Overview: Predicted 3D model of an 843-nucleotide part of an RNA (large-subunit ribosomal RNA, domain II) from uncultured Trebouxia photobiont. The RNAcentral record of the full RNA draws on ENA. Its Rfam family is "Eukaryotic large subunit ribosomal RNA". Its Rfam clan is "LSU clan". Its mean pLDDT, the model's own confidence on a scale to 100, is 83.
Context: one part of a larger RNA
RNA sequence: GAUCUGCGUCCGCAUGGUGCUGGCAGAAGGCGUUCGACCGGCCCGUCUUGAAACACGGACCAAGGAGUCUAACAUGUACGCGAGUCGGUGGGUGGAAAACCCACGAGGCGAAGGGAAACCAAUCGAUGGGAGGGCUUAUACCUGCACCAUCGGCCGACCAUGAUCUUCUGUGAAAGGUUCGAGUAGGAGCGUACCUGUUAGGACCCGAAAGAUGGUGAACUAUGCCUGAUCAGGGCGAAGCCAGAGGAAACUCUGGUGGAGGCUCGUAGAUGUGCUGACGUGCAAAUCGCUUUUCGGAAUUGGGUAUAGGGGCGAAAGACUAAUCGAACCAUCUAGUAGCUGGUUCCCUCCGAAGUUUCUCCCAGGAUAGCUGGAGCUCGUAUCGGUUUUAUCCGGUAAAGCGAAUGAUUAGAGGUACCGGGGAUGAAACAUCCUCGACCUAUUCUCAAACUUUAAAUAGGUAAGAAGCCCGGGUAGCUUAACUGUACCCGGACACCGAACGAAGAGCUCUUAGUGGGCCAUUUUUGGUAAGCAGAACUGGCGAUGCGGGAUGAACCGAUAGCCGAGUUAAGGUGCCGGACUACGCGCUAACCUAGAUACCACAAAGGGUGUUGAUUGAUCUAGACAGCAGGACGGUGGUCAUGGAAGUCGAAACCCGCUAAGGAGUGUGUAACAACUCACCUGCCGAAUCAAUUAGCCCCGAAAAUGGAUGGCGCUGAAGCGCGUGACCUAUACUCGGCCGCGGGAGCAAGUGCGAGGCUUCCGUGAGUAGGAGGGCGUGGGCGUCGAUGCGAAGCCUACGGCGUGAGCCGGGGUGAAUCGGCGUCUAGUGCAGAUCUUGGU
Numbered sequence: 001g002a003u004c005u006g007c008g009u010c011c012g013c014a015u016g017g018u019g020c021u022g023g024c025a026g027a028a029g030g031c032g033u034u035c036g037a038c039c040g041g042c043c044c045g046u047c048u049u050g051a052a053a054c055a056c057g058g059a060c061c062a063a064g065g066a067g068u069c070u071a072a073c074a075u076g077u078a079c080g081c082g083a084g085u086c087g088g089u090g091g092g093u094g095g096a097a098a099a100c101c102c103a104c105g106a107g108g109c110g111a112a113g114g115g116a117a118a119c120c121a122a123u124c125g126a127u128g129g130g131a132g133g134g135c136u137u138a139u140a141c142c143u144g145c146a147c148c149a150u151c152g153g154c155c156g157a158c159c160a161u162g163a164u165c166u167u168c169u170g171u172g173a174a175a176g177g178u179u180c181g182a183g184u185a186g187g188a189g190c191g192u193a194c195c196u197g198u199u200a201g202g203a204c205c206c207g208a209a210a211g212a213u214g215g216u217g218a219a220c221u222a223u224g225c226c227u228g229a230u231c232a233g234g235g236c237g238a239a240g241c242c243a244g245a246g247g248a249a250a251c252u253c254u255g256g257u258g259g260a261g262g263c264u265c266g267u268a269g270a271u272g273u274g275c276u277g278a279c280g281u282g283c284a285a286a287u288c289g290c291u292u293u294u295c296g297g298a299a300u301u302g303g304g305u306a307u308a309g310g311g312g313c314g315a316a317a318g319a320c321u322a323a324u325c326g327a328a329c330c331a332u333c334u335a336g337u338a339g340c341u342g343g344u345u346c347c348c349u350c351c352g353a354a355g356u357u358u359c360u361c362c363c364a365g366g367a368u369a370g371c372u373g374g375a376g377c378u379c380g381u382a383u384c385g386g387u388u389u390u391a392u393c394c395g396g397u398a399a400a401g402c403g404a405a406u407g408a409u410u411a412g413a414g415g416u417a418c419c420g421g422g423g424a425u426g427a428a429a430c431a432u433c434c435u436c437g438a439c440c441u442a443u444u445c446u447c448a449a450a451c452u453u454u455a456a457a458u459a460g461g462u463a464a465g466a467a468g469c470c471c472g473g474g475u476a477g478c479u480u481a482a483c484u485g486u487a488c489c490c491g492g493a494c495a496c497c498g499a500a501c502g503a504a505g506a507g508c509u510c511u512u513a514g515u516g517g518g519c520c521a522u523u524u525u526u527g528g529u530a531a532g533c534a535g536a537a538c539u540g541g542c543g544a545u546g547c548g549g550g551a552u553g554a555a556c557c558g559a560u561a562g563c564c565g566a567g568u569u570a571a572g573g574u575g576c577c578g579g580a581c582u583a584c585g586c587g588c589u590a591a592c593c594u595a596g597a598u599a600c601c602a603c604a605a606a607g608g609g610u611g612u613u614g615a616u617u618g619a620u621c622u623a624g625a626c627a628g629c630a631g632g633a634c635g636g637u638g639g640u641c642a643u644g645g646a647a648g649u650c651g652a653a654a655c656c657c658g659c660u661a662a663g664g665a666g667u668g669u670g671u672a673a674c675a676a677c678u679c680a681c682c683u684g685c686c687g688a689a690u691c692a693a694u695u696a697g698c699c700c701c702g703a704a705a706a707u708g709g710a711u712g713g714c715g716c717u718g719a720a721g722c723g724c725g726u727g728a729c730c731u732a733u734a735c736u737c738g739g740c741c742g743c744g745g746g747a748g749c750a751a752g753u754g755c756g757a758g759g760c761u762u763c764c765g766u767g768a769g770u771a772g773g774a775g776g777g778c779g780u781g782g783g784c785g786u787c788g789a790u791g792c793g794a795a796g797c798c799u800a801c802g803g804c805g806u807g808a809g810c811c812g813g814g815g816u817g818a819a820u821c822g823g824c825g826u827c828u829a830g831u832g833c834a835g836a837u838c839u840u841g842g843u
C1' cells in the first nucleotide's frame, strides 16, 4: 500500500421487537356464580390420658368485650461520654410549660475490699493453650491480645507462732497454713431508649360463700299496751231462790224458777282438713269450688303506740321481722380474695416440649433440677458419638446344682445297740431272738424371691497416645542400705498422629417460656381369683399426628406430611359393593338349634364321636386270616367243697387227663335242679387283605337371655371356606425423577459513571406439630413530616365484573352516595372476636 473483516459515530432506507393506544370479531382455554349427580367427609369451642359423645357452653345478627400502666431489679441490644458519668440548683431565650444553651458540683452510681465489730487495707509473677503478627519456598523458629486452665505473691477475716520494746499489759518484726472473701493482679462504668423476664400494685377479664363500718325499715308479719268496733238462732240446764211432801231434828225428796259454762248444734267472722279437685305463660309470684275445724272467748278486728339486725319478737315452727331470714335491707371498705370454673380477638415462616427428680401444713398449687426456645462468644477437624472391634474390670440374674454347704423332700437297701415302743423264750439279766421306729452308711425321687459350689446372654465402667514415650540434669523435710525410688521442675530427641465407622462442624456462656394429672403396646416384673385393675423396668408410640391398611377405631400393621406432574412400591388386598386374576397347582371340609372365613380383636373349656382324612405302634393273613353262611363243639365228670338243691353257668378254692381237626372243669340265655340253645375253639364253602390301641387335621356334640342383626354387607360349597405353593395385578402424603415455594448452608459477583449487598448468579441439604419461644408481615384510631387524590364526585355501602398475594389482606371496574380522603417515613395506642349460662339492642 492492496484486499478482506470487525467495531464506533452520523445520515438515509427497509424489516423486526418493545412501550402507550382506537375500532371490529370472537374459537380453544381460563375465571366467577347457581343448580344437579357421584365419591370422601360425625359439631365447633373446652377441661381431659382420652369427646361426634347420653360431658359442659353455643337459636341468629349488629355493636361493645380481656396481658395494660407505673416503680424496682435482671439479661440482651443500640446510642452518648468515659475513670468517670448523670442530673439537681441558679441563670439566658421564652406568655407559661417543654425544648435548647451557660455556670456551679451538693447528691446518686462507679473507681477497694475484708470483717459481727473494733478496725485494718491491695510491688506483682510463673507455666500450658491461644487468633493474629514477624521471618521463611515450606516445615521449623520468634513474638503473642482477649479469654481459658493450673500454681504462687499481695489485701482483709480465721488458725497458729511470738523476736524486740514495755509503764506488765500492751506492742507486735521476721517467717507460716491442706481455711474463708461478692477481693488485688495497669480500671469499665454511668446515663438514655427498646425487647423479654421477675416482683409489687385491682395487675389479662368476669365470678363467690364470707368479713367490716354507717344507716333505713314493725304500711307485711311476731308480741305487749292504749283506745274503739263486732259475734243470727237453737240445745244442755251449775249455783241461788220458790212451793209441796217426809222428818223430833240435822236434813232429804219432788216440782218449778233461775240462767252458769275457755259446754254443745250452727250463721256471720276466723281458720285452712280432704278432694293430693279446679287453676298451674293462672283471676292470683298461693287464687277458686265443695268438704272440714272453731264460733262468748287464751274470740275476731280497726286505729294508735312500743320493741331493730348478732338485735327484736316468738302458746317454739329456726317461725316472723315489707314476695328476702339458721342472722333483713341500703350504701360504703370494694375493681375484697379465690392454688377453683369459664373466656382471652389478624397472618405466614423456623424451632419445639413435659407429666420425671428433690423440698413443701405437699397431693386440683408452687419452688428446684431436667426437657425447650432465643441471644451470642471462642475456635476451625480440634474434638465428639444411644455404633462396632480389641484389651481390661465390676456383678450373682437366667440357667444349672442338691449321690456339694443351708433348708425342704419320696422310695426302698445294708447296718448298729449306748436309745424308744411291741412281742417270744425265760425267775431274772446291759440274756437270746423277732418286729416297728429313731439313728448310721452307700444310693434313689423332687424343690428354693429372702439356698448355692458353678455360672451366662444382654447391659455397664475404663483405655486405644504429643497433656504421649524415651534420654540427660535438678529440687524434696517423703522413701531407700544407697542419688535408691517416687513426685515435680529444666533441657533434648522422636510425627507412618498410633483400631473401625460416622459427624448440615466442635466447645463454651448468658437468659428463658411451658411442663411438674399422663396413657398404650411387645418383653421383664410386684400385689390380686381376676379385670379395659393397681404399681414398677427397658424400648417404642399416642398425648402433640394427618396419610394407606385393620368394615368401624387415640395407641395395632405400613409409613411419618410444603404445592404439583410422572413412575414404583409397603402394609393390605384382587366374586359384587371396590381399584385389582370367578388366576394357576396340591390337599382338607358337607356342618338342620347355628359350617367357616385373617394378627392386636371383640371369647369358649374339660371331655366325647365306627363323620372323614392322614400318621405311629402292635397283631392276624394264600400253611387261606377278618366278615358272612353251614357243620362239629366230645369223654373221665353230675370234678372237689359248700348247699334244701348247684349236673360248665348262686358261691369258694382249684383249673388236670384222655380222644381229637377242635371243644373252657366253661362266654351268655335258660331250669327248682336237669334239659335245650349259644359263645370261645376247630372245620367246610369263599379268596385278599384284616384287627386293635394311640395320635393328629377338618367337621360334629358339649353351646341357654332378654328391641330385630350382623365373617363389614350381599352372598359363597371341585369356594368367594381352611392349609400350602407359584406368578400377575391394584394403590399411600412412603421411594425415584422433574418443576415451583419457603428455610438452612457453601461458593462467586460492582472498583468503568449515578444508585447499590436488605442485591444478583449458582450448588447442596431440608419442610409433621399441641403447650411454648423466636422472626417477618397484614389491618385499625391518633400526632408530626413529606408526596398526593377529590363536585369532571372524597369517605362509606352494594356488586353471578376483573386482577395481585402462600396468607392476614390489597388494587382496579360498575352502581349508590354527596365532602372529605389516601401513600410513604416516624412516633403513639382504650388497636383486630365465634364462643366467656358474656353486655346492650334487634330478629
Stems, first nucleotide, its partner, number of pairs: 043058004059843006069201006076194006084109003088104006113120002124152006132143003153184002155181003158177002165170001204343002207340001211333006222307009231297001233265003236261001240257007269294002274290002277288002309325001311321002346777006356369001358367003370515002373511007383503003387500002389464005399454001400452002406448003411443001413441003419437007468494001470492007478485001518542004523537005547558003562740007572730003575714003581727001583726006596716001607701003611698010628685005634658003640652002664679001668677002741767009778832001780829010796816004801812004